[in-house]
Context: one part of a larger RNA
This record gives sequence, C1' cells and structure tokens, in this order.
RNA sequence: AGUUUGAGGGAAUUCGUUCCUAGUACGAGAGGACCGGAAUGAACGAACCUCUGGUGUACCAGUUGUUCCGCCAGGAGCAUCGCUGGGUAGCUACGUUUGGUCGGGAUAAGCGCUGAAAGCAUCUAAGCACGAAGCCCAUCCCAAGAUAAGAACCCUUCCGCGCAAGCGGACGCACCUCCUGGGAGAUCACCAGGUUGAUAGGCCACAGGUGUACGCAUAGUAAUGUGUUUAGCCAAGUGGUACUAAUGGU
Repeated sequence: AGUUUGAGGGAAUUCGUUCCUAGUACGAGAGGACCGGAAUGAACGAACCUCUGGUGUACCAGUUGUUCCGCCAGGAGCAUCGCUGGGUAGCUACGUUUGGUCGGGAUAAGCGCUGAAAGCAUCUAAGCACGAAGCCCAUCCCAAGAUAAGAACCCUUCCGCGCAAGCGGACGCACCUCCUGGGAGAUCACCAGGUUGAUAGGCCACAGGUGUACGCAUAGUAAUGUGUUUAGCCAAGUGGUACUAAUGGU
C1' cells in the first nucleotide's frame, strides 16, 4: 500500500383480488371450502433517466413600452428571466426497472405418542414427535477504537558511534504540501490527473435545442412575402486535438 474474517449493529421481512383444483368435499336446499398451484395488483422501499412529463434566471425564437448606440437597418440596457413559445446536461416523479420469496432451527397457545405415581385412566412426572405473520438463522448494508484493537501476502537500504537499546547522517520509494479538476463535496475527506499528460479551458467534429439569421436580390404604394437557407446561433453532452494552465517545494 492493496486484500480480507466478522464480534457486533442496522434495514427489510406488509396486505389484497382473480383463476385452476371445483360448483368438488360438505349440505335437503340455499350456499360453498381446507390443502395445493398460477396470475395480477395496492401501499412501502431501492436504483435510474431509455421512454412520458416537470424544472432548466448560462440555449434559441417571437413580441410590448421606453432609453441609448448620430439616423435607417441591426442591436444593447431596464421593465418579475419584461412577457410569451420551446428546450441540452443535471436534478427529478407523475416515469422506468426492481425487492419482500423459498428453506432450516428452537418454541407459544394448541394437537399428540409411549407412560407411571394411582394394577384403571392420564400429552408429563422420566422420555419422544408436531405446531405461528412472532424468535434465531437465511437476504442486503456497515463493521477490528472488537483496547481481547484479529488474518494472509509483499517490503523493511547504506554509513558512523555503541555490547545492546538507541543516537546522528545519506539515498530511494510512498505519502504530504502545491497545482488542473469533478461521477465527490459546507470545510475536510473521496475520486480523476499533474508534460512519460486528455485534468480543466480553448479549438475541431458530432449529437441535441431553436426553427430558416444578417446582408443582398426580388414581388408589392406599404405592412409584408419569397429566394439565397432545413439556414444562423447554441449551456452543462460525446469523441478528438497539447494551443493555454497543471510551475515548483520538502
């Protein structure tokens, strides 16, 4: 440094309905099972975001009033994010997946076997067998501060003094500090990295969102429409790329 055992602790262990057995057993009929098997739910719990939705004040578009950029055009500020329509990642439920099972042991009430005291009888006195959603295991999680502090494996260098315990010094590894960060997070911790590098930013490509930009041309007196143009713009996503920053210290 990594791997573990498990004393002990915690969580969960819930309840229906329908069908088959079977309209069988039972019952005059009405009605109607035990046992056993299958299906489907409710509430509760856990995980997750593919789908369906919500949010998404760092994305896109439309639009009102006003101020400003000298004017037009195009924009910016303020007005609850000005209002409205959508919406990536993340976080979420109303969404998706999933859990309770089976089984074993000792028992409670209870049902018994054998059986005396008490020639009979008796589940009990000796002895023996069953029996619950409950108890202990079994399932999942934490766990050696479990001070009785557990276990296995690997490593434990060199020099001087010293009988030894130890003291002083050197090298190496690891840790640490420091730095780039987030699947982590109040801080710390944890995790991914620190040039032998994809850790973050930038850039490139893609996914995805919005919905066809500005300018120009063109039709129309104009509002506006059409073409260029499924354009333009784009956050947290995916992949790539050392351009920037991960210097340095002990």
A computed fold for a 250-nucleotide part of an RNA from candidate division WWE3 bacterium GW2011_GWC1_41_7, annotated as large-subunit ribosomal RNA, domain VI.
Rfam family: Bacterial large subunit ribosomal RNA. Its family is annotated with structural constituent of ribosome and ribosome in the Gene Ontology.
NCBI's taxonomy places the organism under Bacteria, Bacteria candidate phyla, candidate division WWE3.
The coordinates come from a structure-prediction model, not an experiment, and the mean pLDDT is 86.
The RNAcentral record of the full RNA draws on ENA.